[in-house]
Context: one part of a larger RNA
RNA sequence: CUGGGCUUAAAGGGUGCGCAGGCUGGCCCGAAAGCGUCUUGUGAAAGCCCCCGGCUCAACCGGGGAACAGCGGGGCGAACUUCGGGUCUUGAGGCAGGUAGGGGCGGAUGGAACUGUCGGUGGAGCGGUGGAAUGCGUAGAUAUCGACAGGAACGCCGAUGGCGAAGGCAGUCCGCUGGGCCUGUCCUGACGCUCAGGCACGAAAGCGUGGGGAGCAAACAGGAUUAGAUACCCUGGUAGUCCACGCCGUAAACGAUGCACACUAGACGUCGGAGCCUCUGACGGUACCGGCGUCGCAGCAAAAGUGCUAAGUGUGCCGCCUGGGGAGUACGGCCGCAAGGCUAAAACUC
Numbered sequence: 001c002u003g004g005g006c007u008u009a010a011a012g013g014g015u016g017c018g019c020a021g022g023c024u025g026g027c028c029c030g031a032a033a034g035c036g037u038c039u040u041g042u043g044a045a046a047g048c049c050c051c052c053g054g055c056u057c058a059a060c061c062g063g064g065g066a067a068c069a070g071c072g073g074g075g076c077g078a079a080c081u082u083c084g085g086g087u088c089u090u091g092a093g094g095c096a097g098g099u100a101g102g103g104g105c106g107g108a109u110g111g112a113a114c115u116g117u118c119g120g121u122g123g124a125g126c127g128g129u130g131g132a133a134u135g136c137g138u139a140g141a142u143a144u145c146g147a148c149a150g151g152a153a154c155g156c157c158g159a160u161g162g163c164g165a166a167g168g169c170a171g172u173c174c175g176c177u178g179g180g181c182c183u184g185u186c187c188u189g190a191c192g193c194u195c196a197g198g199c200a201c202g203a204a205a206g207c208g209u210g211g212g213g214a215g216c217a218a219a220c221a222g223g224a225u226u227a228g229a230u231a232c233c234c235u236g237g238u239a240g241u242c243c244a245c246g247c248c249g250u251a252a253a254c255g256a257u258g259c260a261c262a263c264u265a266g267a268c269g270u271c272g273g274a275g276c277c278u279c280u281g282a283c284g285g286u287a288c289c290g291g292c293g294u295c296g297c298a299g300c301a302a303a304a305g306u307g308c309u310a311a312g313u314g315u316g317c318c319g320c321c322u323g324g325g326g327a328g329u330a331c332g333g334c335c336g337c338a339a340g341g342c343u344a345a346a347a348c349u350c
Stems, first nucleotide, its partner, number of pairs: 004321003007304002012318001014201004021194003025088007033081002035077008049065006091191001092188003095184005103177007110154001114150008125136002162169002206247006215241002220236004258317006266295008275286003299306002323350003332343004
């Protein structure tokens, strides 16, 4: 390169936005670049192939013919791709009316618990474990009552539930704000899909400056255990965990499953919406749209499984894989304050 692949065997980029690029709905008219057909020029000779001939044959040689990828010119054609023009509404977007939600940001505020401080009661233990000890306590602990202070997290509701592109999001109230879904089918008229590079977002830990520090707790100290115990258990305990601003840019960033569209049996549950039937109505029934799930036909799959939320059948675009180790390492480059990140080999070896 041609293939074959990417849930679990190697392989989906952590996520989004999006330039270039690739791809792109129905109908009509036109152009004719691609495309088809015909023709023409060129395609040196020799060679290969066909026919004929010359050396007694052959090799070899001579003559004639055919063929030739490709490139150029011209004529014709118009289904498809392309380009130009027109038109349409189903893709896409808008508008109006509803609607659910831990979606985001800012501010305010609440109760339980915990720790500390002060005061009251009380008077010898508490704590902790498999059992203990370290530790705390007559300078009055633990327990209990009251007051005050502080920080962090929000029990029940709560779900197999909801929202978000992902990371992720949960006490309550207020303000600002993004997106979704449903109904109407009023408007625009293909405005679309994907996306190398790029830009933005991105758990935890970690880093910088300043603040904060209740509980928890790497490191560390002590007590145990043990042959040892740089652990598991216990008593303490500092970074950190929290806030502001700025970095870092990783993850089992997982559905280990890229995005979009179309098509392909059903059954049940659940969340949101709007409708119809039932005189009304909680309710029930019925069919529909969007989401989250369970089971399952066909199909697919090595199987496990998957199965309209596909891993089925197809199309478009992107990313990625190519035996194990060496190695996600070295070197170089780019980024970072650093830690390190991204890109990414080879020798050698099995």

Predicted 3D model of a 350-nucleotide part of an RNA (small-subunit ribosomal RNA, central domain) from Geomonas sp. NCBI's taxonomy places the organism under Bacteria, Pseudomonadati, Desulfuromonadia, Geobacterales, Geomonas.